[in-house]
RNA sequence: GCGGAUGGCUGGAUGGCCGCGGCGCUUUGCGUCGAGGAAAGUCCGGACUCCAGGGAGAAAUGGCGGCGGGUAACGCCCGCCCGGGGUAACCCGAGGGAAAGCGCCACAGAAAACAAACCGCCCGGACCUCCAGGUCAGGGUAAGGGUGAAACGGUGGGGUAAGAGCCCACCGCGCGUGCGGCAACGCAGGCGGCAAGGCAAGCCCCGCCAGGAGCAAGGCCAAAUAGGGACCGUGCGGGGCCGCAGGCCCCAGGGCCUCUUCCGCCCGAACGGUUCGGGUUGGCUGCUUGAACCGCCCGGCAACGGUCGGUCUAGAUGAAUGGUCAUCGGCGCGUCUCGGCGCGUCACAGAAUCCGGCUUACACGCCAUCCGCACCG
RNA sequence: GCCCCCGUCGUCUAGAGGCCCAGGACGCCACCCUUUCAAGGUGGAAAUCGCGGGUUCGAAUCCCGCCGGGGGCACCA
Numbered sequence: 001g002c003g004g005a006u007g008g009c010u011g012g013a014u015g016g017c018c019g020c021g022g023c024g025c026u027u028u029g030c031g032u033c034g035a036g037g038a039a040a041g042u043c044c045g046g047a048c049u050c051c052a053g054g055g056a057g058a059a060a061u062g063g064c065g066g067c068g069g070g071u072a073a074c075g076c077c078c079g080c081c082c083g084g085g086g087u088a089a090c091c092c093g094a095g096g097g098a099a100a101g102c103g104c105c106a107c108a109g110a111a112a113a114c115a116a117a118c119c120g121c122c123c124g125g126a127c128c129u130c131c132a133g134g135u136c137a138g139g140g141u142a143a144g145g146g147u148g149a150a151a152c153g154g155u156g157g158g159g160u161a162a163g164a165g166c167c168c169a170c171c172g173c174g175c176g177u178g179c180g181g182c183a184a185c186g187c188a189g190g191c192g193g194c195a196a197g198g199c200a201a202g203c204c205c206c207g208c209c210a211g212g213a214g215c216a217a218g219g220c221c222a223a224a225u226a227g228g229g230a231c232c233g234u235g236c237g238g239g240g241c242c243g244c245a246g247g248c249c250c251c252a253g254g255g256c257c258u259c260u261u262c263c264g265c266c267c268g269a270a271c272g273g274u275u276c277g278g279g280u281u282g283g284c285u286g287c288u289u290g291a292a293c294c295g296c297c298c299g300g301c302a303a304c305g306g307u308c309g310g311u312c313u314a315g316a317u318g319a320a321u322g323g324u325c326a327u328c329g330g331c332g333c334g335u336c337u338c339g340g341c342g343c344g345u346c347a348c349a350g351a352a353u354c355c356g357g358c359u360u361a362c363a364c365g366c367c368a369u370c371c372g373c374a375c376c377g
Numbered sequence: 378g379c380c381c382c383c384g385u386c387g388u389c390u391a392g393a394g395g396c397c398c399a400g401g402a403c404g405c406c407a408c409c410c411u412u413u414c415a416a417g418g419u420g421g422a423a424a425u426c427g428c429g430g431g432u433u434c435g436a437a438u439c440c441c442g443c444c445g446g447g448g449g450c451a452c453c454a
Stems, first nucleotide, its partner, number of pairs: 001373009012328007020034006036348001040359002043357005048214004053263006061210005066080005081095001082093004096205002101203002103199003118145002120141004125136004153171006172194001173192003177188004218285004228276007237251006253267004278453003292311004297306003329346007378450007387403004395434001405421005427443005
C1' cells in the first nucleotide's frame, strides 16, 4: 500500500429573534429543565398493581436444552468444550435422548429397516451341442453393477468354489480402566466382531422453568342517568343462648385461580357472571430517584461485582421538545485568478408506568485491535 | 398504550410434509353454436403460496425474524 476480520463511537456546532410543555419565584416577566440509540417491533425477562393470603402435592398446557460462570431474572451476556467453514484473523451451530415406544422415509429401486436378492459371481445335477458354450430347475453369496438424499460399519490384507467380521491391522462405534479438568470433554491403554440408517423446528421420553391479567393495572373525588330488563350459576338448612328490633355461638352447606389436601378468610338471603338499554367523555393519584448515571481504585481472563466521591437527568394527556436568520463543519456538483465563490444535500426516526435484553431501520463520517499478501528498511 | 387474528391466480377459496413447478368456482381470452346477443359447449392464459432465513433428501404446510392488513379493550349506576 492492497484485501479482509472484530469491537466501539458520533448522529451536526455556536449565537440572535419568535414560539411550545413542566417546575420555581420577588408573576403581564425572570430563571431553569425539555427525546433516542434505536424512544420502533411488542419478541423474551422482570419491577409494580389487582384477582383476599399462604404451605404441600398432582395433572394439563407452554417454553428452554453442550459445560461452567454472571445477573433481580431471562430464550440475554462472558469464558470454555465439541462439530462445521476459512491460508489466517475469525465466523456459524434450536448443540439432551433414535440400543422406552409409536409414526414417516414420495419417485426410483430386488429391498427403506423382525429384512430381502434384479443383473451378476460360484457349486454340483439334467438336457442340447458346431465342444466356445447355452437352457432348465436347485443351492450358496452379498465382493461388483444398477437405484436413491440415505442400502444393515469403512479401507487394506488374508481366506474361500465364489464370498462374507469368516480372520487380522488401522479407523469408526459401544462398554470398563487409568491420568488431566469443577464440568462439558480430552489423552493413553484394554475388552467387545458390529448387535445400534435418518427424522424429535412429528408424537414422545428425560431434566429444568412458569398461576392469570395488565398503568385503558389499581386507588380517591366529582358530575349525570331509568339504582332498570333478559338469561345463567350457587343458594336460601339444623340446634342452642340473650331476648323479642335484632345480636352471639356450634354443626352442616356454598364460595375463595384446573384438581386434591391443610391453615386461614368470606356468605346467610342474597351474591356473582354474561348481555341489552341508560349516563359521563372531568379532576387528583399511580408518575418518575432508579437492579440509575459518571469517575478513581480493588477483585475477576471476561461478563460482572465491591468500596469511595460526585450528579439529578422530560413527565405531556386531541398529547410540548419547533421555526427562522447568521457564522462555521461534512459530502457532492459547477465555476475558477487554485485563495475562494455559487448551488444542492446532512439519515433512521420520535417518549406515554418503569427497567434489563434481543431483533429490525439508519446519510456523511471517525477510532482501536488483529490477520493475509506485496514492497522498503 | 395494551392484547388478539389473518395473508394462496383479478375476486372468493381448497390444502394439514412427497400423489402439487398448487386444485375448484366466478371473472378474462380464443373457437364452436346462433341472422345477432345472451345462455350452452370445447380449449387456454392467469399464483416467485406476503418477504427473508433455517430444519428436512424434500416446505404453501414445521420453526424463527420482518412486512402489510383487520379486530377488541374507557369509566359510572

About this RNA:
Predicted 3D model of RNase P RNA and transfer RNA as a complex of 454 nucleotides. It holds a member of the Rfam family "Bacterial RNase P class A". The family's RNA type in Rfam is ribozyme. The prediction has a mean pLDDT of 80.